[in-house]
RNA sequence: UGUUCACCCCAAAACUGGCGGAUAUGUGGAAUCAACCACACGGGAUUGGGAUGAUAGCUUAGCCGACCGCCUGGGCAAAUGAU
Numbered sequence: 001u002g003u004u005c006a007c008c009c010c011a012a013a014a015c016u017g018g019c020g021g022a023u024a025u026g027u028g029g030a031a032u033c034a035a036c037c038a039c040a041c042g043g044g045a046u047u048g049g050g051a052u053g054a055u056a057g058c059u060u061a062g063c064c065g066a067c068c069g070c071c072u073g074g075g076c077a078a079a080u081g082a083u
Stems, first nucleotide, its partner, number of pairs: 004054003008050005015043002017071005025040005062076003
């Protein structure tokens, strides 16, 4: 000096759905052959930068949208292949 991990700060930030459970996002509109649209609030993985500490890392099998249950559809990260 670099890599990796943990925590903190700043900025950006995809995705943020339907039904039921308690007063438990709201407003307007639509859908059940659905699980969406707009705005506001809130959540938010992750990315970049900085600081601190450790000295690791080499397992694609992971993470995210208040809680629980039943579903739907995405995003990020990682891996592989092509250009």